[in-house]
């Protein structure tokens, strides 16, 4: 050029063949300790990369563009 893969919370990833999204680490309160880590409570963060289609409804399905990666050539 060309073919594939991924992009969800600060990081690292789940999300069961559409039903309005979580989990660990870290953040922060509170608890305990002489304090400090450590353990326990609770809690705050994400309109799911962008911009359209489908749909009653999209994180997830189709397309489009950006960005990593990995393969031809």
């Nucleotide at each position: 050029g060309c073919c594939a893969g991924c992009a969800u919370a600060g990081c690292u990833c789940a999300g069961u063949u559409g039903g309005u999204a979580g989990a660990g680490c870290a953040c922060g309160u509170g608890a305990u300790u002489u304090g400090u880590a450590a353990u326990c409570u609770c809690g705050a963060g994400g309109u799911c990369g962008u911009c359209g289609g489908u749909u009653c409804g999209a994180a997830g399905c189709c397309g489009u563009c950006u960005g990593c990666u990995g393969g031809c050539u």
Molecule: transfer RNA
Organism: Kiritimatiellia bacterium